[in-house]
Parts: sequence; structure tokens; C1' cells
RNA sequence: GCGCGUGUAGUGAAUUGGUAUCACGUGGGACUGUGGAUCCUAAGUACCGAGUUCGAUUCUCGGCCCGCGCC
Repeated sequence: GCGCGUGUAGUGAAUUGGUAUCACGUGGGACUGUGGAUCCUAAGUACCGAGUUCGAUUCUCGGCCCGCGCC
């Protein structure tokens, strides 16, 4: 330099065009003599920009990051 793939909560992962979910973690509560475990509950998320569409995490284009391959 060229090609391919990836980017979603603090972490890891779902979601093939219609209110973005799950687990762990975090805050609050219940339980307990204290803690742990367990249960309830809450907050917190689509890399950036443009396009298509009534509507985009999803489709298209560009950029950036990371990974793999080729040279």
C1' cells in the first nucleotide's frame, strides 16, 4: 500500500428496518447479630459524519480505531 472483518452500558455479549435486551458489575431496599449468599428494584449503552427511508444499531458511502491476510 491492497483486501476482509470488527466497533452496542464499567466489562462481556444478543438484537437481519418499528419503544435496544441479557449476564456480571454499580446504587438503593428486603433478609441476617455482622458479612456472604439469595430475592426485589433503579440508574447507565448503538465509534464519528453524510445518504436512503414515514422510521436506521440494522441498508449505502466516507472517516477513525482495533484485528487478520497478502505484498
Predicted 3D model of a 71-nucleotide RNA (transfer RNA) from Candidatus Micrarchaeota archaeon CG1_02_55_22. Taxonomically the source falls in Microcaldota (Archaea, Nanobdellati). Rfam family: tRNA. By type it is a transfer RNA. Rfam's curators write: Transfer RNA (tRNA) molecules are approximately 80 nucleotides in length.